Molecule: c-di-GMP-I riboswitch aptamer
Organism: Candidatus Segetimicrobium genomatis
RNA sequence: UCCCGAUAAAGGCAAACCUGAGGCGACUCAGGGACGCAAAGCCACGGGACCCUCAGGGUCAGCCGGGUUACCGAA
Numbered sequence: 001u002c003c004c005g006a007u008a009a010a011g012g013c014a015a016a017c018c019u020g021a022g023g024c025g026a027c028u029c030a031g032g033g034a035c036g037c038a039a040a041g042c043c044a045c046g047g048g049a050c051c052c053u054c055a056g057g058g059u060c061a062g063c064c065g066g067g068u069u070a071c072c073g074a075a
Base pairs, nucleotide, nucleotide: 004073005072012037013036017032018031019030020029021028022027035062041068042067043066045065046064047063048060049059050058051057052056
C1' cells in the first nucleotide's frame, strides 16, 4: 500500500414517523426522532423500481452492480 472488518478506540450518518417548506408527482430540504449502516461519503455509468406537463423528461446512491475518496488497525 492492497485485501479484510474486531465484544478495539475516536467518531460519523440517520429509516419509519411527526412538524414546516418546495415540487404536477416520484421525491427533496430544515427541525425533531433512531430502524439500522464499515463507506447508509460522493458519482445517474449499467441493471432495476418509481413519477410526469409522457415519442421525451425526471426521482431513488439506505435496490443491485460499478467508479472514486476516506477514519482506525486486531485476526